[in-house]
Context: one part of a larger RNA
RNA sequence: GAGUAGCGAAAAAAGAGUGAGAAUCUCUUUCACCGAAUGCCUAAGGUUUCCUGAGGAAGGCUCGUCCUCUCAGGGUUAGUCGGGACCUAAGCCGAGGCCGAAAGGCGUAGGCGAUGGACAACAGGUAGAUAUUCCUGUACCACCUCAUGAUUGUUUGAGCGAUGGGGGGACGCAGUAGGAUAAGGAAUGCGCACUGAUGGAUAUGUGCGCCCAAGCAGUGAGAAAGUCAGAUAGGCAAAUCCGUCUGGCAAUUUCAAGCUGUGAUGGGGAGGGAAAUUUAGUACCGAAGUUCCGGAUUUCACACUGCCAAGAAAAGCCUCUAGUUAGAUCAUAGGUGCCCGUACCGCAAACCGACACAGGUAGGCGAGGAGAGAAUCCUAAGGUGAGC
Numbered sequence: 001g002a003g004u005a006g007c008g009a010a011a012a013a014a015g016a017g018u019g020a021g022a023a024u025c026u027c028u029u030u031c032a033c034c035g036a037a038u039g040c041c042u043a044a045g046g047u048u049u050c051c052u053g054a055g056g057a058a059g060g061c062u063c064g065u066c067c068u069c070u071c072a073g074g075g076u077u078a079g080u081c082g083g084g085a086c087c088u089a090a091g092c093c094g095a096g097g098c099c100g101a102a103a104g105g106c107g108u109a110g111g112c113g114a115u116g117g118a119c120a121a122c123a124g125g126u127a128g129a130u131a132u133u134c135c136u137g138u139a140c141c142a143c144c145u146c147a148u149g150a151u152u153g154u155u156u157g158a159g160c161g162a163u164g165g166g167g168g169g170a171c172g173c174a175g176u177a178g179g180a181u182a183a184g185g186a187a188u189g190c191g192c193a194c195u196g197a198u199g200g201a202u203a204u205g206u207g208c209g210c211c212c213a214a215g216c217a218g219u220g221a222g223a224a225a226g227u228c229a230g231a232u233a234g235g236c237a238a239a240u241c242c243g244u245c246u247g248g249c250a251a252u253u254u255c256a257a258g259c260u261g262u263g264a265u266g267g268g269g270a271g272g273g274a275a276a277u278u279u280a281g282u283a284c285c286g287a288a289g290u291u292c293c294g295g296a297u298u299u300c301a302c303a304c305u306g307c308c309a310a311g312a313a314a315a316g317c318c319u320c321u322a323g324u325u326a327g328a329u330c331a332u333a334g335g336u337g338c339c340c341g342u343a344c345c346g347c348a349a350a351c352c353g354a355c356a357c358a359g360g361u362a363g364g365c366g367a368g369g370a371g372a373g374a375a376u377c378c379u380a381a382g383g384u385g386a387g388c
Base pairs, nucleotide, nucleotide: 012030013029014028015027016026017025031385032384033383034382039365040364041363045345046344049343050074051073052072053071054070055069059067060066079140080139081341082340083339084338086117087116091112092111093110097106098105099104121138122137123136124135125134141337142336143335144334145333147332148331149330150329151328152327159324160323164320165319166318167317172307173306174305175304178300179299180298184293185292186291187290189210190209191208192207193206194205211267212266215262216261217260218259219258222255223254224253225252226249227248228247229246230245231244232243234242235241271285272284308311351360352359367379368378369377370376
């Protein structure tokens, strides 16, 4: 320079409390804002920022009794969620090998590698901080054990079974139609509470609420197809499997959302609501639970039709033999179940932008009135009032 520029999009007000100190912290009552988000879940990334107690030097564009700041203590619980003990893609590594002054490059077998495939848990409760992890209830998966029972088998071979064969997994996009459900709405239906600051308001009044999973059993819209017998130079050996050929049969099988029952004599539930050593709307108690409308962007399911750019692989799984050889299967009962992640933020003051920065950031849920609509305006649940 200069007490100058600036103090970074936005609504606050009053009362009470705490305190040395309050526009700024806490509580209450109004008011206001978002509401396809400024709500909720979650990936990446961050890495303790989470919770509790204490503090106020510095950080906070003012203040500060407050904080994502400082100090101390605490907090992340899994057979089933995500990953590994399973599989492979691009890509990477790469025994031998090929190439190359050296370093090294490429690459077979093989391995690693999810953003994909496979794979068994749901509902409720609880805390200051975790919950499909703890607790309660009800399940499921894999393996083991001996005990009991039943069935079956040991050359008349049960069962297991490849690193081998076959099937399957197994796939694009657009569009139409249909089934079903979720959400949602209404009620002169049901239940509980209430009866009014101003003329009226016991009535067809007002307010609030009218639910529940996995699993198991049955049923099943719909879609797709088969099944039996014989033959067989193919599938690098074999095959009863697959393929090919011939013949017979004509409703059976598979996949399926949903629905019904059970689960549930359970949970939850508007509301009511204590005592005490002073908190607590806690413990505890707990009504109704129907009908109609509605209808998805969810699901059946890339199922069907159409189109051209012609739309992964491998394992799990099923089957076939090669092989192996004495137990095996079912039911009941008992037992076992490893490692890593799990706090918190996550359209943001916690990530990427030097900042508590008007920028950027993948996916899911996404209510009501008006509306074609996820536009737009006003609202619910929920969140917030932007650090002078």

The part of an RNA shown here (large-subunit ribosomal RNA, domain III) has 388 nucleotides and comes from Oceanobacillus profundus. Rfam family: Bacterial large subunit ribosomal RNA. Lineage of the source: Bacteria > Bacillati > Bacilli > Caryophanales > Oceanobacillus. The coordinates come from a structure-prediction model, not an experiment, and the mean pLDDT is 80.